[in-house]
RNA sequence: CCUGAAAAAGGCAAACCCGUCGCGAGACGGGGACGCAAAGCCAGGGGUCUCGGUCGAUUCGAUCGUCGAGAUGGCCCGGCCGCCAGUA
Repeated sequence: CCUGAAAAAGGCAAACCCGUCGCGAGACGGGGACGCAAAGCCAGGGGUCUCGGUCGAUUCGAUCGUCGAGAUGGCCCGGCCGCCAGUA
């Protein structure tokens, strides 16, 4: 550097429940494990989701679009860093 079949030191922790925060998507802490070889970190690109508007369209239903502010790193791509093992 490449790879993650097996093994091992170990690590993380979905759903759900409780508490706190947030209008919300969700976040954090505790319990709990579906899974994860980056499920470590970063919202740069795309996706999805939330809230809002003296905005636009429509079949006037609320939905779609648009703009703004956000969420998601356990949706994908990209960037940074790193453990163990195998191979050279």